[in-house]
C1' cells in the first nucleotide's frame, strides 16, 4: 500500500427502508429479609463519525475513525 468483513445501551444480540429502536445480563430505587443472596415490581441509559440518496435512513452509498482478517 491494496482488498473483504465489523461498529446499534456498561456487555451480548435484535431490528433489513416506515410507528416509541426491542430484549437478556447489567445498573438505579422500591417490595421481600435480622443483613445479604435469590425472587417481584419500577426507572434510567445506545444507532462510530462527516456528507449523500429518499417524503422517510439503524438500514441503502462515499468518505473518515476504530478493531478484525487477507495479499504483497
Nucleotide at each position: 500500500g491494496c482488498c473483504c468483513c465489523c461498529u446499534u445501551a456498561g456487555c451480548u444480540u435484535a431490528a433489513a427502508g416506515g410507528a416509541u429502536a426491542a430484549a437478556g445480563c447489567a445498573c438505579u430505587g422500591g417490595c421481600c429479609u435480622c443483613c445479604g443472596g435469590a425472587g417481584c415490581c419500577u426507572g434510567g441509559g445506545a444507532u462510530g463519525u462527516g456528507a449523500g440518496u429518499u417524503c422517510g435512513a439503524u438500514u441503502c452509498u462515499c468518505g473518515c475513525a476504530g478493531g478484525g482478517g487477507g495479499c504483497a
Background:
Model confidence (mean pLDDT): 80 of 100. Predicted 3D model of a 72-nucleotide RNA (transfer RNA) from a Candidatus Omnitrophota bacterium. Lineage of the source: Bacteria > Pseudomonadati > Candidatus Omnitrophota.